Background
Predicted 3D model of a 76-nucleotide RNA (c-di-GMP-I riboswitch aptamer) from Geoalkalibacter subterraneus. The source organism's lineage runs through Bacteria, Thermodesulfobacteriota, Desulfuromonadia, Geoalkalibacteraceae and Geoalkalibacter.
[in-house]
């Protein structure tokens, strides 16, 4: 600096559901909850790819993959 995620150590986040809200909708946003997550930190809808509609124009997801950029342990 780069690759790795068998053990362990301290943390972190939080899916279905479900109350409350916004929204035509997909789906946002809090509280409850925890299936998973080594970037499930942040940024990014620009390539792909999904989804919704007052559809030819608009939205929606970053817990679907790619990309930017920071980063914690243990290993090699």
């Nucleotide at each position: 600096c780069u690759c790795c995620g068998u053990a362990a150590a301290g943390g972190g986040u939080a899916a279905a559901c479900u109350c409350a809200u916004c929204g035509c909708a997909a789906g946002g946003u809090g509280g409850g909850g925890a299936c998973a997550c080594a970037a499930a930190g942040c940024c990014u809808a620009c390539g792909g790819g999904u989804c919704c509609c007052a559809c030819a124009g608009g939205g929606a997801c970053g817990g679907c993959c790619g990309g930017g950029u920071u980063g914690u342990c243990g290993g090699a």